[in-house]
RNA sequence: GCGGGUGUAGUUUAGUGGUAGAAUAUUAGACUUCCAAUCUAAGGGCGAGAGUUCGAUUCUCUCCACCCGCA
Numbered sequence: 001g002c003g004g005g006u007g008u009a010g011u012u013u014a015g016u017g018g019u020a021g022a023a024u025a026u027u028a029g030a031c032u033u034c035c036a037a038u039c040u041a042a043g044g045g046c047g048a049g050a051g052u053u054c055g056a057u058u059c060u061c062u063c064c065a066c067c068c069g070c071a
Base pairs, nucleotide, nucleotide: 001070002069003068004067005066006065007064010024011023012022013021018054026042027041028040029039030038047063048062049061050060051059
């Protein structure tokens, strides 16, 4: 330099155009003499920009980060 892949919550991940889910973690409450465990609730997310579309996590383009291959 060329080609391919991945990017979603603090972490691990589901989601192939129509309200973004789960587990775990965090916080609060219940329970408990206290702690742990358990139950309930809350907060928290689509890498960045542009385009297509009534509507984009999803489709297209560019960029960024990481990984793999070729040179």